RNA sequence: UAUAAGAAAAGCCACACUCGUCGCGAGGCGGGGCCGGAAAGCCAUGGGUCUUUUAAGGAGAUCGCCAGGUUGCCUCG
Numbered sequence: 001u002a003u004a005a006g007a008a009a010a011g012c013c014a015c016a017c018u019c020g021u022c023g024c025g026a027g028g029c030g031g032g033g034c035c036g037g038a039a040a041g042c043c044a045u046g047g048g049u050c051u052u053u054u055a056a057g058g059a060g061a062u063c064g065c066c067a068g069g070u071u072g073c074c075u076c077g
Stems, first nucleotide, its partner, number of pairs: 005075002012037002017032006035064001041070003045067003048062006
């Protein structure tokens, strides 16, 4: 030096579940919670899955489903 790698340390996030709340719904938001995560930060771009409507089609949700893009903390070997 750090876009590789992930041992340590400092921190970070928060599955399920639950309470409240918003939504037709998938789900979202806030509190509790803590299965896990080296990006479990962000982006709906390509797939997948889900919801809604439907003649075709459209409109949404999911980034903690996969891939991709983009940004970031630390440094034993």